[in-house]
Bacterial RNase P class A from an uncultured Gammaproteobacteria bacterium, 354 nucleotides, folded computationally. The sequence was found by an Rfam model in a public genome assembly. It matches the Rfam family "Bacterial RNase P class A". Rfam classes the family as a ribozyme. The coordinates come from a structure-prediction model, not an experiment, and the mean pLDDT is 78.
RNA sequence: GGAGUCGGCCAGGCAAUCGCGUGCUGUUUACAGCGCGAGGAAAGUCCGGGCUCCGUAGGACAAGGUGCCAGGUAACGCCUGGGGGGUGUGAACCCACGGAAAGUGCCACAGAAAACAGACCGCCAUUUUUAAUGGUAAGGGUGAAAAGGUGCGGUAAGAGCGCACCGCGCUACUGGUAACAGUAGUGGCAGGGCAAACCCCACCUGGAGCAAGACCAAAUAGAGGAACCGUCAGCUUCGGCUGCAAGGCGUGGUCCGCGCUGUUCCUGGGUAGGUCGCUAGAGCCCUUUGGUGACGAGGGGCGCAGAUGAAUGAUUGUCCUCGACAGAACCCGGCUUAUCGGCCGACUCCCACC
Numbered sequence: 001g002g003a004g005u006c007g008g009c010c011a012g013g014c015a016a017u018c019g020c021g022u023g024c025u026g027u028u029u030a031c032a033g034c035g036c037g038a039g040g041a042a043a044g045u046c047c048g049g050g051c052u053c054c055g056u057a058g059g060a061c062a063a064g065g066u067g068c069c070a071g072g073u074a075a076c077g078c079c080u081g082g083g084g085g086g087u088g089u090g091a092a093c094c095c096a097c098g099g100a101a102a103g104u105g106c107c108a109c110a111g112a113a114a115a116c117a118g119a120c121c122g123c124c125a126u127u128u129u130u131a132a133u134g135g136u137a138a139g140g141g142u143g144a145a146a147a148g149g150u151g152c153g154g155u156a157a158g159a160g161c162g163c164a165c166c167g168c169g170c171u172a173c174u175g176g177u178a179a180c181a182g183u184a185g186u187g188g189c190a191g192g193g194c195a196a197a198c199c200c201c202a203c204c205u206g207g208a209g210c211a212a213g214a215c216c217a218a219a220u221a222g223a224g225g226a227a228c229c230g231u232c233a234g235c236u237u238c239g240g241c242u243g244c245a246a247g248g249c250g251u252g253g254u255c256c257g258c259g260c261u262g263u264u265c266c267u268g269g270g271u272a273g274g275u276c277g278c279u280a281g282a283g284c285c286c287u288u289u290g291g292u293g294a295c296g297a298g299g300g301g302c303g304c305a306g307a308u309g310a311a312u313g314a315u316u317g318u319c320c321u322c323g324a325c326a327g328a329a330c331c332c333g334g335c336u337u338a339u340c341g342g343c344c345g346a347c348u349c350c351c352a353c354c
Base pairs, nucleotide, nucleotide: 001350002349003348004347005346006345007344008343009342010341012319013318014317015316016315017314018313020037021036022035023034024033025032026031039325043336044335046334047333048332049331050330051209052208053207054206058256059255060254061253063205064204065203066202067201068082069081070080071079072078083097084095085094086093087092098200099199103198104197105194106193107192120140121139122136123135124134125133126132127131148166149165150164151163152162153161167189168187169186170185171184172183173182174181175180213276214275215274216273223267224266225265226264227263228262230244232243233242234241235240247261248260249259250258283302284301285300286299287298288297289296290295
């Protein structure tokens, strides 16, 4: 000097004029004063909750979700750290990371053969010798993948056939909370891949959602009609009534349990207004302290939008880094996606010079 990786911050500024929403105070209203007024993603509605309501809120099955280990958190499919695998020269980054010896299934085409696995070319031996028979799977070919790999011995030629090392399985010991790692022994050894295939295993799961829900006010017609309700029991003034049963309802499905209850259809009428929920939060900032870290604990400080057809806009001047993606609607913790420009810090690689 160049190229990169990771982390953090900002989100046009300033001034003037007019305009908008909201809180508080004063004020009969109007109005006046003071304060505040969109994001790092407010987006997607993908997860997790807070909150509200339903359900005697229970049990079983089904269904769905997660999937290495240990922590953090209100919780999570999130975050932190570690283990294993992979990518990159590296800083770093990614992982849909339990089980293939429970079972079922798939691996096209090519190829002799893709698991009830093999002989196309080849190698060796024999014979009636340009062919046949037998042995073989080391070499070649096909393919993403071919009886574990390399080497030595052995053999007619070969082959874990035998041996050494590696790989794989099992056992023991050591280290670690654990995932796992290392060492030693043993066995010629269950051929491979796919579970983001069905499946098995472990853990988790009521539902609906602020258009939840609560309250107030007002209005109408507590209207009219029809059908059904048992081979049961009791009563009866013989119209019916009561009990049981059946049926129906009860915030995902099925069954059991529990609770409530007559059911269905037709005609016609009224209301759609207001207040709350609604912003003091698992909140933010500073500091001390514990921890590798996520994060926790102590102390101090702040008050930071609450609209409801939906508020922050317009004009002028000026500065500059010339402004992208983009607008709250109950609230919060995450993830994912979009994105112009600037600043700060740490680290990695390359080149040149001293």